[in-house]
RNA sequence: GCUGAUGUAGCACAGUCGGUAGUGCGACGCAUUCGUAAUGCGUAGGUCGAGAGUUCGAUCCUCUCCAUCAGCU
Numbered sequence: 001g002c003u004g005a006u007g008u009a010g011c012a013c014a015g016u017c018g019g020u021a022g023u024g025c026g027a028c029g030c031a032u033u034c035g036u037a038a039u040g041c042g043u044a045g046g047u048c049g050a051g052a053g054u055u056c057g058a059u060c061c062u063c064u065c066c067a068u069c070a071g072c073u
Stems, first nucleotide, its partner, number of pairs: 001072007010025004019056001027043005049065005
């Protein structure tokens, strides 16, 4: 330098051939217990890497960039 993959909650990941996003763990609260742990119930937490385009509407399609990883030279 070229090519490809990945980027979504604090962490690990789903997701939809376009219709305002969920699971597990973690955090917090309540119940349970003499107390803790475990368990059950509930709550909060996300400009879906950044910017533009297409569209009535974009996490999803297109383009450009950024970061990480892999391969080739």
A computed fold for a 73-nucleotide RNA from an uncultured Bacillota bacterium, annotated as transfer RNA. Rfam family: tRNA. The family's RNA type in Rfam is transfer RNA. Gene Ontology term of the family: triplet codon-amino acid adaptor activity. It was read from a public genome assembly.